[in-house]
The RNA shown here (Bacterial RNase P class A) has 356 nucleotides and comes from a Gammaproteobacteria bacterium.
The model forms 97% of the base pairs in the Rfam consensus.
The source organism's lineage runs through Bacteria, Pseudomonadati, Pseudomonadota and Gammaproteobacteria.
It matches the Rfam family "Bacterial RNase P class A". Rfam classes the family as a ribozyme.
């Protein structure tokens, strides 16, 4: 000094004049108005991909179906998500990435080249025999083809060769040792060895999952046609009402499934009426410091502060001054998360040239 990687902060500032939400208080009033004080859009609010809080529905039972998840161990309220560690892959590295169980239960695919792509092989080549320019037979060590061709090396052996056989490595299975586990091991033994991939193919195997959603729901007020058509279903008993059994609909936002329970009516067409106000609406799985426990996520204790609630949808306009010269960009019940866009600033680390 030049490349690389990772990690956190900000999100134009100040002052003036107008002006727009809420809200506390006061005044003055019903036509709703003025003053004063306080607050008054994000780091991602985007995207609706995931968790829940809360809210309502008989079943929050039980079968089948569907759906997620997918190494171990922890953190959360929960989570497909954070943290760490294990196992692979990429990089010299510092670091990144992996929808990471099972291919020895099955099924299926692997184009095109190739002799053959899985109970799978002889094109060229070596070897040997014959009736010799071509046939038989061995054989899979060499060579070709391809993204992958019956594990590597090296020695014996053999007509040529092969785990055919040795020794080492690979690889399967056992013990042991270490770790809470995945796992691991220049630790031992056993076996020539089940022989490619791929489950982001079908499947297998663990583990977990009620369903709707704030346009959920609750209250008030008001208005219409308690309207017209078609269908489906009832028995026995009891002295009427009435009550019991039995069958039949109906009630579960996947099932013509089964158990509870509840209920007496269910389905389908046409037509009419509510487009109104109030609440849910903001003190929270809350937000700042600070101590103290964990490698980390995170947790605990102390303290301290209240910080938006519109509803056809509020912070907007002029004017100086500075200055990163204004970047992506507006809350609609509320949190965690992830994943996308993007201005500019500060720190860690790895690497690579020069000087000294």
């Nucleotide at each position: 000094g030049g490349a690389g990687u990772u990690g956190g902060c900000c999100a134009g500032a100040c002052a003036a004049u107008c002006g727009c939400u809420g809200u506390a208080a006061g005044c003055a009033u019903g036509c709703u108005g003025c003053u004063u004080g306080c607050a008054g859009a994000g780091g991602a609010a985007a995207g609706u991909c995931c968790g829940g809080g809360c809210u309502c529905c008989u079943u929050c039972g039980g079968a089948c179906a569907g759906g997620g998840c997918g190494c171990c161990a922890g953190g959360u309220a929960a989570c497909a998500c954070c943290u760490g560690g294990g196992g692979g892959g990429c990089g010299u590295g510092a670091g990144c990435c992996c929808a990471u169980g099972g291919a020895a239960a099955g099924u299926g695919c692997c184009a095109c080249a190739g002799a053959a792509a899985a109970c799978a092989a002889a094109c060229c080549g070596c070897c040997g025999g014959c009736u010799c320019u071509g046939c038989c037979g061995g054989u899979a060590a060499g060579g070709g083809u391809g993204a992958a061709a019956a594990g590597g090396u090296g020695c014996g052996g053999u007509a040529a060769g092969a785990g055919c056989g040795c020794a080492c490595c690979g690889c399967g299975c056992g013990a042991c040792u270490g770790g809470u586990a995945a796992c691991a091991g220049c630790u031992c033994g056993c076996g020539g060895c089940a022989c490619g991939g791929u489950a982001a193919a079908c499947c297998c195997c663990g583990c977990c999952c009620g369903g709707a959603g704030c346009a959920a729901g609750a209250c008030c007020a008001a208005a219409u046609a308690g309207g017209g058509g078609a269908g489906u279903a009832g028995c026995g008993c009891u002295u009427g009402u009435u009550g019991c059994g039995c069958g039949c609909c109906g009630c579960c936002g996947g099932u013509c499934c089964c158990g509870a329970g509840c209920g007496g009516a269910c389905u389908c067409c046409c037509g009419g009426g509510u487009a109104g106000g109030u609440u849910g609406c903001u003190a929270g799985a809350g937000g700042c410091a600070g101590u103290c426990g964990g490698u980390g996520a995170c947790g605990a204790c102390u303290g301290u502060c209240c910080c938006a609630g519109a509803u056809g949808a509020a912070u907007g306009a002029u004017u100086g001054u500075c200055g990163u010269c204004g970047a992506c960009a507006g809350a609609a019940c509320c949190c965690g998360g992830c994943u996308u866009a993007u201005u500019g600033c500060c720190g860690g680390c790895u690497c690579c040239u020069g000087c000294u």